């Protein structure tokens, strides 16, 4: 001290109040929630390398179905304004959108596969030299 390879720990939030109605936490008013990696004109700290911060809707990846494993299938969302050389990520507004199965009625929120499984993320161990 690099690539592999193993082991071991972590690894998801959310429906207050109301109406209808036989019957909804599932419809309507209303509320509430936002997993990992990257990226980054943020905000910090430093003299300074840089370190630490920042996106549900920009790029990807996870939860279904499939495969011995791969592959492969399914699956979802942004505007407009400001500021500047530059905004998809800042700063104000108003919007949007969320896997499968049940269900006394259509579910991001409830119940179940799930005391699971996973993006992954710490920390060993092995290792060539």
């Nucleotide at each position: 001290u690099a690539a592999g390879u193993c082991c071991u720990u972590c690894g998801g939030g959310g429906u207050c109040g109301g109406g209808u109605g036989c019957a909804a936490u599932u419809c309507c008013c209303a509320a509430u929630c936002g997993g990992c990696g990257g990226u980054g004109a943020u905000a910090g700290a430093g003299c300074g390398a840089u370190c630490u911060u920042a996106a549900g809707c920009c790029c990807g990846c996870g939860a279904g179905c499939g495969u011995a494993a791969c592959a492969g299938c399914a699956g979802g969302a942004u505007u407009u304004g400001g500021u500047g050389u530059g905004a998809a990520u800042c700063c104000a507004a108003a919007g949007c959108c969320g896997a499968c199965a049940g269900u006394a009625a259509c579910a991001g929120u409830c119940u179940g596969g799930a005391u699971g499984g996973a993006a992954g993320a710490a920390g060993g161990a092995u290792g060539c030299g």
A computed fold for a 129-nucleotide RNA from Lysinibacillus odysseyi 34hs-1 = NBRC 100172, annotated as FMN riboswitch aptamer (RFN element). Model confidence (mean pLDDT): 82 of 100. The sequence is in RNAcentral, with records from Rfam and Ribocentre. The same sequence occurs in records of 2 taxa. Rfam family: FMN riboswitch aptamer (RFN element). Gene Ontology term of the family: FMN binding. NCBI's taxonomy places the organism under Bacteria, Bacillota, Bacilli, Caryophanales, Lysinibacillus odysseyi.